Notes
A computed fold for an 87-nucleotide RNA from a Deltaproteobacteria bacterium, annotated as c-di-GMP-I riboswitch aptamer. Of the family's consensus pairs, 100% are formed in the model.
[in-house]
RNA sequence: ACGUUGUAAAGCCAAACCAUAGGCAACUAUGGGACGGAAAGCCACGGGUCUGUCGGGUAAAACCUGACAGAUAGCCGGGUCGCCUCC
Repeated sequence: ACGUUGUAAAGCCAAACCAUAGGCAACUAUGGGACGGAAAGCCACGGGUCUGUCGGGUAAAACCUGACAGAUAGCCGGGUCGCCUCC
């Protein structure tokens, strides 16, 4: 340096829930809190899921579906960068 591994140590992140703030909502930010995580760092590129608006199907609702605008990287794939250790 390349590949591999997640065993040890050090350190890192932080689900649910609670508080405050933002958002119509999905959800997000900060603080508390730890279920977990070896990329639970970053990027919405492909698929999925969820939300909003408008339209179509329906007598209507539920539901399905199309367009548009969003959310999710802790749903999966892909891209990209990277700490420590073993071999």